The prediction has a mean pLDDT of 83.
This is a predicted structure of a 71-nucleotide RNA (transfer RNA) from Piromyces finnis.
The source organism's lineage runs through Eukaryota, chytridiomyceta, Neocallimastigomycota, Neocallimastigomycetes and Piromyces.
The RNAcentral record of the sequence draws on ENA and Rfam.
It matches the Rfam family "tRNA". Rfam classes the family as a transfer RNA. Clan: tRNA clan.
RNA sequence: GCGUUAAUAGUAUAGAGGUAGAAUAUUUGCCUUCCAAGCAAAUGGCCCGGGUUCGAUUACCGGUUAACGCA
Numbered sequence: 001g002c003g004u005u006a007a008u009a010g011u012a013u014a015g016a017g018g019u020a021g022a023a024u025a026u027u028u029g030c031c032u033u034c035c036a037a038g039c040a041a042a043u044g045g046c047c048c049g050g051g052u053u054c055g056a057u058u059a060c061c062g063g064u065u066a067a068c069g070c071a
Stems, first nucleotide, its partner, number of pairs: 001070007010024002013021001018054001026042005047063004
């Protein structure tokens, strides 16, 4: 330099056009003599920009970062 893949909640991940879920963590409540465990609830997220579309996390273009391969 070229190519491929990936980027979603504090963490690790699902979702492939119709306003993003589960787990874990945190907080609150219930339970318990207390703690732990368990149960319930709440909080919190689509890497950035552009274009397509009635509508984009998703499909397209460019960029950034990371991993891998080729030279």